[in-house]
RNA sequence: GGGGCUGUGGCGCAGAGGGGAGCGCGCUUGAAUGGCAUUCAAGAGGUCAGGGGUUCGAUCCCCCCCAGCUCCA
Numbered sequence: 001g002g003g004g005c006u007g008u009g010g011c012g013c014a015g016a017g018g019g020g021a022g023c024g025c026g027c028u029u030g031a032a033u034g035g036c037a038u039u040c041a042a043g044a045g046g047u048c049a050g051g052g053g054u055u056c057g058a059u060c061c062c063c064c065c066c067a068g069c070u071c072c073a
Base pairs, nucleotide, nucleotide: 001072002071003070004069005068006067007066010025011024012023013022019056027043028042029041030040031039032038050064051063052062053061
């Protein structure tokens, strides 16, 4: 330099035919317990890496760019 893959709550990861953003853990509050552990219930938390385009509508399609991993040279 060229190709491929990955980027989504604090962490680990799902997500689809373009229209609801989710799961587990963690966190907060409440209940059960004399207390801890634990269990149950409720809740907060997201520019879907960034920019542009297409579209009535983009996390998803197209282009550019950044970072990581990997292959080739």
Predicted 3D model of a 73-nucleotide RNA (transfer RNA) from a Nitrospinaceae bacterium. Its Rfam family is "tRNA". By type it is a transfer RNA. Its mean pLDDT, the model's own confidence on a scale to 100, is 82. Lineage of the source: Bacteria > Pseudomonadati > Nitrospinota > Nitrospinia > Nitrospinaceae.